The RNA shown here (c-di-AMP riboswitch aptamer (ydaO/yuaA leader)) has 148 nucleotides and comes from Kineosporia mesophila. NCBI's taxonomy places the organism under Bacteria, Bacillati, Actinomycetes, Kineosporiaceae, Kineosporia. It matches the Rfam family "c-di-AMP riboswitch aptamer (ydaO/yuaA leader)". Rfam describes the family as follows. This family represents a conserved RNA structure found upstream of the ydaO and yuaA genes in Bacillus subtilis and related genes in other bacteria.
This record gives sequence, structure tokens and C1' cells, in this order.
RNA sequence: CACCCAAGUUCCCAGACGGACGCCGGGGAACCACCUCGACACCGGACCCACCCACAGUCCGGUCGUCACGGGGCUAAGGCGGCUCGCGAGAGCCGCCCGGGCAACUUCCGCCCGAGCCCGUCAGCUCACCUGGUAGGCGAGGGAAGGA
Repeated sequence: CACCCAAGUUCCCAGACGGACGCCGGGGAACCACCUCGACACCGGACCCACCCACAGUCCGGUCGUCACGGGGCUAAGGCGGCUCGCGAGAGCCGCCCGGGCAACUUCCGCCCGAGCCCGUCAGCUCACCUGGUAGGCGAGGGAAGGA
């Protein structure tokens, strides 16, 4: 001076915290759409059994407990097919399609990326309304044509 990205500008402050504007995300009616309410563990209660108590079993309620390809969110970070491995859930490799980036925009060629994180059994769309983020990483600044 720029790039990926919502991730920038500014105010207060010694700084931090915090505020404002800009940008980005989530929740949330009617109408329409959809058709669910999980497992385990622990605690309490009832039933059952029984002389009484207890164990086991069933049901109900609870948990700042755990867990599943249950479901969902951010993001470009997805789909299909084949082969191999695996008890399975899945994983790896290959191919095609699709998505993102390469310095204002479009197209072609070329190159690169398709990761990661979160919620916690729950959330479709969604007016009003409520609410969160504003980080991190970087030098990729290739070629040609066209328009502005």
C1' cells in the first nucleotide's frame, strides 16, 4: 500500500471496559408448510410385591448430568457415482457436477481453497419485538479481451 473476511470509522480513557455510526448474524405471529415429543445415569414420588421393610419391574416428575448421523446455526466449505477398509456409525482414494478466492466490474484461460467452530434434545417461514458479532490470518498484487 493491499488481500481473504461482516470484521470498518469514531468518541471517552494513561490503558482497559464501554458508547455511537456502518456492516454482518440469530431468535421471533398470522397465512402457508411440517407432524415431533430420544437413550443412559442419578434423585423424589406412586404402583406392584408383602406381615413389614428391601430388591427387581412399571409409571410420573426433576437434573447449571452424559450421549447418539436426533435436529439445528455460522461459513464458499456441498452433491452424486465407483473402489478399498470397517461389525457398524463411518473413513480413505478416484472421477464428475457444484460453490469460494486470485487488488473497481464482466468473460475466457491458468492457479489455489471446499476447512473449522458452535447450540444441546430445541429453533420452518415470519410483522411487531428481542438479541449477538465487529475477530483472526496474510503478500496470493497470473495472462488476455471487453465495457465503464